RNA sequence: UUAUUAGAGAGUUUGAUCCUGGCUCAGGACAAACGCUGGCGGCGUGCUUAACACAUGCAAGUCGAACGGGCUUAUCGGGGAGCUUGCUUUCUGAUAAGCUAGUGGCGGACGGGUGAGUAACACGUGAGUAACCUGCCUUUCAGUGGGGAAUAACAGUCCGAAAGGACUGCUAAUACCGCAUAACGCAUAUAUAUCGCAUGGUGUAUAUGCCAAAGAUUUAUCGCUGGGAGAUGGGCUCGCGUCCGAUUAGAUAGUUGGUGAGGUAACGGCUCACCAAGUCGACGAUCGGUAGCCGGACUGAGAGGUUGAACGGCCACAUUGGGACUGAGACACGGCCCAGACUCCUACGGGAGGCAGCAGUGGGGAAUAUUGCACAAUGGGGGGAACCCUGAUGCAGCGACGCCGCGUGAGUGAAGAAGGUCUUCGGAUCGUAAAGCUCUGUCAUAGGGGACGAAGAAUGACGGUACCCUAUGAGGAAGCCACGGCUAACUACGUGCCAGCAGCCGCGGUAAUACGUAGGUGGCGAGCGUUGUCCGGAUUUACUGGGUGUAAAGGGCGCGUAGGCGGAUCGGCAAGUCAGGUGUGAAAUAUCGGGGCUUAACUCCGGGGCUGCACUUGAAACUAUCGACCUUGAGUGCCGGAGAGGGAAGCGGAAUUCCUAGUGUAGCGGUGAAAUGCGUAGAUAUUAGGAGGAACACCAGUGGCGAAGGCGGCUUUCUGGACGGUAACUGACGCUGAGGCGCGAAAGCGUGGGGAGCAAACAGGAUUAGAUACCCUGGUAGUCCACGCCGUAAACGAUGGAUACUAGGUGUGGGAGGUAUCGACCCCUUCCGUGCCGGAGUUAACACAAUAAGUAUCCCACCUGGGGAGUACGGCCGCAAGGUUGAAACUCAAAGGAAUUGACGGGGGCCCGCACAAGCAGUGGAGUAUGUGGUUUAAUUCGAAGCAACGCGAAGAACCUUACCAGGACUUGACAUCCCCUUGACCGGCACAGAGAUGUGCCUUCUCUUCGGAGCAGGGGUGACAGGUGGUGCAUGGUUGUCGUCAGCUCGUGUCGUGAGAUGUUGGGUUAAGUCCCGCAACGAGCGCAACCCUUAUUGCCGGUUGCCAUCAUUCAGUUGGGCACUCCGGCGAGACUGCCGGCGACAAGUCGGAGGAAGGUGGGGAUGACGUCAAAUCAUCAUGCCCCUUAUGUCCUGGGCUACACACGUACUACAAUGGCCAUCAACAGAGGGGAGCGAAGCCGUGAGGCGGAGCAAAUCCCAAAACAUGGUCUCAGUUCAGAUUGCAGGCUGCAACUCGCCUGCAUGAAGGUGGAAUUGCUAGUAAUCGCGGAUCAGCAUGCCGCGGUGAAUACGUUCCCGGGCCUUGUACACACCGCCCGUCACACCAUGAGAGUCGGUAACACCCGAAGUCCGUAGUCUGACCGCAAGGGGGACGCGGCCGAAGGUGGGAUUGAUGAUUAGGGUGAAGUCGUAACAAGGUAGCCGUAUCGGAAGGUGCGGCUGGAUCACCUCCUUU
Repeated sequence: UUAUUAGAGAGUUUGAUCCUGGCUCAGGACAAACGCUGGCGGCGUGCUUAACACAUGCAAGUCGAACGGGCUUAUCGGGGAGCUUGCUUUCUGAUAAGCUAGUGGCGGACGGGUGAGUAACACGUGAGUAACCUGCCUUUCAGUGGGGAAUAACAGUCCGAAAGGACUGCUAAUACCGCAUAACGCAUAUAUAUCGCAUGGUGUAUAUGCCAAAGAUUUAUCGCUGGGAGAUGGGCUCGCGUCCGAUUAGAUAGUUGGUGAGGUAACGGCUCACCAAGUCGACGAUCGGUAGCCGGACUGAGAGGUUGAACGGCCACAUUGGGACUGAGACACGGCCCAGACUCCUACGGGAGGCAGCAGUGGGGAAUAUUGCACAAUGGGGGGAACCCUGAUGCAGCGACGCCGCGUGAGUGAAGAAGGUCUUCGGAUCGUAAAGCUCUGUCAUAGGGGACGAAGAAUGACGGUACCCUAUGAGGAAGCCACGGCUAACUACGUGCCAGCAGCCGCGGUAAUACGUAGGUGGCGAGCGUUGUCCGGAUUUACUGGGUGUAAAGGGCGCGUAGGCGGAUCGGCAAGUCAGGUGUGAAAUAUCGGGGCUUAACUCCGGGGCUGCACUUGAAACUAUCGACCUUGAGUGCCGGAGAGGGAAGCGGAAUUCCUAGUGUAGCGGUGAAAUGCGUAGAUAUUAGGAGGAACACCAGUGGCGAAGGCGGCUUUCUGGACGGUAACUGACGCUGAGGCGCGAAAGCGUGGGGAGCAAACAGGAUUAGAUACCCUGGUAGUCCACGCCGUAAACGAUGGAUACUAGGUGUGGGAGGUAUCGACCCCUUCCGUGCCGGAGUUAACACAAUAAGUAUCCCACCUGGGGAGUACGGCCGCAAGGUUGAAACUCAAAGGAAUUGACGGGGGCCCGCACAAGCAGUGGAGUAUGUGGUUUAAUUCGAAGCAACGCGAAGAACCUUACCAGGACUUGACAUCCCCUUGACCGGCACAGAGAUGUGCCUUCUCUUCGGAGCAGGGGUGACAGGUGGUGCAUGGUUGUCGUCAGCUCGUGUCGUGAGAUGUUGGGUUAAGUCCCGCAACGAGCGCAACCCUUAUUGCCGGUUGCCAUCAUUCAGUUGGGCACUCCGGCGAGACUGCCGGCGACAAGUCGGAGGAAGGUGGGGAUGACGUCAAAUCAUCAUGCCCCUUAUGUCCUGGGCUACACACGUACUACAAUGGCCAUCAACAGAGGGGAGCGAAGCCGUGAGGCGGAGCAAAUCCCAAAACAUGGUCUCAGUUCAGAUUGCAGGCUGCAACUCGCCUGCAUGAAGGUGGAAUUGCUAGUAAUCGCGGAUCAGCAUGCCGCGGUGAAUACGUUCCCGGGCCUUGUACACACCGCCCGUCACACCAUGAGAGUCGGUAACACCCGAAGUCCGUAGUCUGACCGCAAGGGGGACGCGGCCGAAGGUGGGAUUGAUGAUUAGGGUGAAGUCGUAACAAGGUAGCCGUAUCGGAAGGUGCGGCUGGAUCACCUCCUUU
């Protein structure tokens, strides 16, 4: 500043993070279509597909003032007929008016349509035409004289179905043809002036030659002819611009040029003859594909990208192909000829046709309108005009197809109505929404009026339209989509990985805000969604504006061509560049300011703009260019040293193998262990000699050299490069480098040698489930040499080359210099190479860091999601193997990089634990008990399932329990609350029926009271409801197990990191311990550990019954007196803290030893269980959401079952015996408990279980109540005097009841079992082992469980290994976290693709044949009016014939492209398929790359290479001191 006003992101890879990177979304636009819905108006717009085929109508005619006819009418004449005597009719002539087929003129080349073709001077833009044309129009000059011959129409004859045609005859013209006249016209020649970029143009003068005309008429005009000029419209030429493909690299014979000729309006190989051999192309020719181009349109901040409907400009086309005619203009959309295809007519002989004009039809398609009105306006053609024609145009109709505007009402209205939905049942919400009340009238409907558009008069399709007025009455007018995130908007029900949704991520497997419906909400609104396409977002092709160490991406390396870029100084020029001016950049569009329709859309006016091109005038810094000069870039010379640089030849020693000979004897060899193999025919070992090939130990070094690959014994020779020094020479000679050329490990190939060792393949032996492998024994190509190919590697620094600049430190290799009298050494400086560390900076991070991945410049190469695929096809190269170049269909929403936290590792380090080891006793074998599985069953109820289910829930199933089964019953219920009625009970007792539940009957029978009633209880009834051990422990609470009594788990603040996160918590010590100490960018804190609590071990004090008894007395007896000392009981205390000493340690923490002590380093035991893990267990303890059942999945009862039994497992008991059994002596000694529906003594009875009995005891008082042990005897190694199962008989106890199904006793019976395979459990001291006792549950019923005491061991060197755990570190492709992930074959299904004997099409050329129409040329057979000629005839013309060219057609071989094809190949995708286990950890043989070879498959092996390999050790370097 009116005219530059302008840039938003999100979701998705992960456990999380940062990055890379794709996919997807939000926006805008459509010539759109589809779904649902639909009131009005205005302005626009409407076959994008089949340039497919078209019925019907219309779309180009007009002029009678060019012409001769014809017809009609009128008038005036003439003749005839009829008669009504003035009419009708007929013939004929003239005049006038009107119409008209034909001749003639102008126009049908405009207007209208379409976009097939075209990659081109087609289009755009700017020039040129001195190489051209231009009817009508304007203007100007001049003229318009005089003749001639025909011909349509018409008539006649004839042919034909028709379309049409033939012949004869007549006639006119502004039709046709001579003649005259004529230049300022044209042509030629000469002279001359002048201009131009060239050819050349223009003018003047002279001479010669040539060329014209038409009339009409209403008398005003309109025409006609020849020139000049203009205008308009065209033709041609040129500069620049204009899609994709190189898997199209060479193309071209009229091709390129010249001379001459022809042709054209005009230049020109445009055509022809001759001559020459050129021309185009990597700055992309040629070929293939696609496509009308532009103004503009859409999008975008812009730069760009996409597009070319409507409107406007240009081009091309008109059924397909070819051709000319006419004309000012055409090779002509509604003209002609020919050929092809198609359609129609036909009398079969022939004809007719061309909607990509407007309507319309069929067809195709997802899809696109009326066979409308009018020439009133604008414009066009003809005409003098009137006027005619005009599907151009103006309007109307149809379509929400688009844009714009309006409406579907406004105000008030809380009882927050009814109703719907949700609900925690209280309410909330739809909601002022509705109803009600008060209004308005846009649209609508009805009635009335009524335009502008029209100009000087007339003339209005639209149209009785717009608009105005009046009336009516809220009446007639709202839907669509969405509501998990992105993205505004949430609940209920239904469904149950089903049905379905989905743009991406993803929802759905019984509580779905994601499916369907409803309510509610959000968005837009006569529309709303979906689909498709384009741009945007996408900086995701990056000019603006990207990258390449590890994510995709640096060529394996060099030399070098074109090209690109290029040092210092001076001068010139002006191409680039900059500035001014001129022309152009059509209009419309866009933009700004105004105006007109009520507004807007729409439209009009004005301004600027149109970023461009061309011309011109200047500037001269920079770039280019030209000239001159310079030395610093580059190169040369000279001097010097270093080096596994390369080629060739020769020489050397060690070792392996082989051969010969000797010594020597039974083995050798090989492995985890073995075997194959070699060896008594003498190996291995050892000694000597010989042969042969290959490779060169030590030196040797992040040392050297080379461009890379690569190069290593020594000597000689040839040879390349780099470096240092010097500053003599050249004078920018430079850098890079597409193509090109060369070099290029290993493997491999060819030919010929060679062959010791090694060693793919192969063979054998092992290993293994298998072992086409790893290991072993052999072994061929090959490895070596010569020559020739191949041309690839993890050809790596995963880092292209060059130049310059930007802190340092420290090694090492090669030089040079300085200082010291000569030196070595040291030190310092400097150049070139090669390492490490590190600052700034960079980076996603890791890292890089003067040898950059920093800061800049130049050049080359390469990348653009993963897979398919470095594959297919094609080309090139190769002997082959193969290399190089290098896609697509299809498929996925990721693939990936770096780093983080975990988890894991057949990774590492440290540490702990009855983890191993050392021991003791067991389990696994037997019998029994018990639990489980399985099986069985009407039922064998249910749960628990590795550790952490299995003597578990169950601390006790005969009924009950009980949940299960069979049968019998009940239905407001066995139980709770509420309501109504009724009764006075209920309880209890009796009898009967029944298996019982239950039913029937009888007896007995309430409380309080103010007498109104109240309370309580029973029975009956209605419905709310009860009830459920029914489901879901994966909806939950609570409780519990487990890792694990392991030492861990976290937080605040600070600091570091872009971030996830890290630090703290790591490190050095130490501990049972994240226990403590020290250090440290950390400082603190919390939950855990420890301590506090209980118990046990010692002791003091207090107390002393039911306990105790030393002293005294007493007794059978702590029985009693007495006592409270002791034991004991139980309350308060003490005690232990590494406190003390010494060693070690760092002067610490602590540890080792010692002292003292009842106890010593947590004294023993218990309780106590961090953050969390296991969707661990439990809906059957309980509670509880949801779902389910409701005369049953509820309740009651009887009986049965949970106790079954070919079998398997777990846990126990008892044993197998002499450390024992039995008998006897009962001769001893506990602790902790329990006891009233109880424990139950003594005594008596019984062989015994037990019975009788009943003292005592609600308990330190009484009772239950010990065993092993001890002592003595016996048994004597046996299936026993072991063991006791099983069974028989007889009993006991509990209990309504022991049959299914209890326990115990006695007698009798007397099974397996002789210490237990593989495997496996517990325990480190009062422990294991062993012995008994008690308790809970319980009427009765433990070998179980929980406790108690008695007796009472062995062993631990140690941490290599197994298991589990903790910390640090490392790798990871795992994160559901190794029970992970994941590869390939095979089988099945589907999909797209390649190959394929071929087959069928398309396309564009080429060669040859045929050759229509037609132009041109020739010809003189036929015909012939004008002109010439007296005539004959001539000239000219037409037809015919011939020739060149020539479309379609035919033939041919190729090219290219598409479809299809038995079969075949690989690829992709699929639910839980098969085989293995290749990769990720050292992935169990480190992996990968190239190559060769082998194998069902992943893959294995050989050779060379890489680290993108773990671990351990060593060397070197670095950092710090």

A computed fold for a 1521-nucleotide RNA from an Oscillospiraceae bacterium, annotated as small-subunit ribosomal RNA. RNAcentral holds the sequence, with entries from ENA. The organism belongs to Oscillospiraceae, within Bacteria.